[in-house]
Context: one part of a larger RNA
Molecule: large-subunit ribosomal RNA, domain I
Organism: Thiothrix fructosivorans
RNA sequence: CGUACACGGUGGAUGCCUUGGCAGUCAGAGGCGAUGAAGGACGUUAUAGCAUGCGAUAAGCUACGGUUAGCCUGCAAAUUGGCAUUGACCCGUAGAUUUCCGAAUGGGGAAACCCACCACUUUUGUGGUAUUCCGAAAGGAAGGCGAACGCAGGGAACUGAAACAUCUAAGUACCUGUAGGAAAAGAAAUCAACCGAGAUUCCCCCAGUAGCGGCGAGCGAACGGGGAGCAGCCGAAUCUUUUAGUGUUAGUGGAAUGGUAUGGAAAGGCCAGCGAUACCGGGUGAUAGCCCCGUACACGAAAAUGCUUUAAGGACAUAUUAAGUAGGGCGGGACACGUGAAAUCCUGUCUGAAGAUGGGGGGACCAUCCUCCAAGGCUAAAUACUACUGACUGACCGAUAGUGAACCAGUACCGUGAGGGAAAGGCGAAAAGAACCCUGGUGAAGGGAGUGAAAUAGAACCUGAAACCGUGUACGU
Numbered sequence: 001c002g003u004a005c006a007c008g009g010u011g012g013a014u015g016c017c018u019u020g021g022c023a024g025u026c027a028g029a030g031g032c033g034a035u036g037a038a039g040g041a042c043g044u045u046a047u048a049g050c051a052u053g054c055g056a057u058a059a060g061c062u063a064c065g066g067u068u069a070g071c072c073u074g075c076a077a078a079u080u081g082g083c084a085u086u087g088a089c090c091c092g093u094a095g096a097u098u099u100c101c102g103a104a105u106g107g108g109g110a111a112a113c114c115c116a117c118c119a120c121u122u123u124u125g126u127g128g129u130a131u132u133c134c135g136a137a138a139g140g141a142a143g144g145c146g147a148a149c150g151c152a153g154g155g156a157a158c159u160g161a162a163a164c165a166u167c168u169a170a171g172u173a174c175c176u177g178u179a180g181g182a183a184a185a186g187a188a189a190u191c192a193a194c195c196g197a198g199a200u201u202c203c204c205c206c207a208g209u210a211g212c213g214g215c216g217a218g219c220g221a222a223c224g225g226g227g228a229g230c231a232g233c234c235g236a237a238u239c240u241u242u243u244a245g246u247g248u249u250a251g252u253g254g255a256a257u258g259g260u261a262u263g264g265a266a267a268g269g270c271c272a273g274c275g276a277u278a279c280c281g282g283g284u285g286a287u288a289g290c291c292c293c294g295u296a297c298a299c300g301a302a303a304a305u306g307c308u309u310u311a312a313g314g315a316c317a318u319a320u321u322a323a324g325u326a327g328g329g330c331g332g333g334a335c336a337c338g339u340g341a342a343a344u345c346c347u348g349u350c351u352g353a354a355g356a357u358g359g360g361g362g363g364a365c366c367a368u369c370c371u372c373c374a375a376g377g378c379u380a381a382a383u384a385c386u387a388c389u390g391a392c393u394g395a396c397c398g399a400u401a402g403u404g405a406a407c408c409a410g411u412a413c414c415g416u417g418a419g420g421g422a423a424a425g426g427c428g429a430a431a432a433g434a435a436c437c438c439u440g441g442u443g444a445a446g447g448g449a450g451u452g453a454a455a456u457a458g459a460a461c462c463u464g465a466a467a468c469c470g471u472g473u474a475c476g477u
Base pairs, nucleotide, nucleotide: 001476002475003474004473005472006471007470008469009468015462016426017425020397021396022394023393024392025391026390027389028388029386030385031145032144039101040100041099042055043054044053046079049075050074051073061095062094063093064092065091066090070083071082072081106115107114108113116129117128118127119126120125131142132141133140134139149180150178151177152176153175154174160167164214190197191196201228202227203226204225205224211219212218232378233377234376239313240312241311244308245307246306247305248304249303251299252298253297257272258271259270260269273290274289275279281293282292283291327351328350329349330348331347332346333345334344337363358373359372360371361370362369413420414419433461436448437447438446439445
């Protein structure tokens, strides 16, 4: 040095676990804000830090209700001092307080700071003073934030066409305005075809059809049928008070088991019982219907609030049938339809009717026929979405997975900045977390002792693979 075996070190794979995620279902809610939001800064405990809560009344104050014997938030023990059956703490409802910044609004400003004026109080504090709009004034409104969904105004390129220009991507991304819990659309100047239908929206067909298209790449209907949902109107709706019911925001009751051996521990084994409108689920020293919390079921609100409902009141109730309109020329755009034979819709510009004995449409255009009535307005449901709340579900993940984040994570750290962005879970049933002794630098660490079922479970703590490094023995060289 090699090989084999044994025992270790290192390392943190694997197994098991889950506080966290992921995807949904059913409900709720669909907003908050000048009565100062979202988000922050700074404070605040007998307390040094961070987190959480709160705001100079500062881990809190008041009232009402619930519940209850303990309580003074967590990391996080201990000490000190308190509160509490005259009901504390905790939970719910309604109030009070709520520094400074922030739309930030007295002026300024390098956010959390600086500097004013007026009135009233006058130790000192309280209130007011932004801009825009409406209004004669009094007074009122707006502003900002928020995940997606809506409507509208603008509007790309990469890409595809195997190049590229029409075309495509796509009216997508993105920007802007603005609204609602949905929005938009909506009661035929619609379709149809000589039969008829009867607002809108959404889904399934029709159909990748008819068509459009450097007839390339590609784009792509409608009629009609079947469903969801239906509602019509010129006020429907809505608001205030009121009657009754039913929900929501705390909660309450809630069945039934013992023995025995093993074991550290019984819920597992054996024996003998019981409940079940409750054998969903979780916990408890191993696997518990009957130990605990719950679960089925039944019940419950002083206060606030949703929905349905009874009655009353107030408010609204336009217009008088739509003219610079329909139509036309030119130029564009939208329609599946790229100007085409191109109807229909919108309109920048130039024009420009009729008046129900009238007018529009039926895909150039004309006639016949059919059908409808533009140039005013409103309208629930079926549809879209989920930042948020509750319950539940999973042939979803199980710490290199699942969110970037199971852990004080959008943190540490990086970047001038926009921005980028980690790693990091597990002792034990219970800290019983190792008194005391010894070695040692009044060390680090270790050896005894002790705890424990176990300490090769000792905090660098479950299991503890491999690479890698040793010790011992045997053999070989």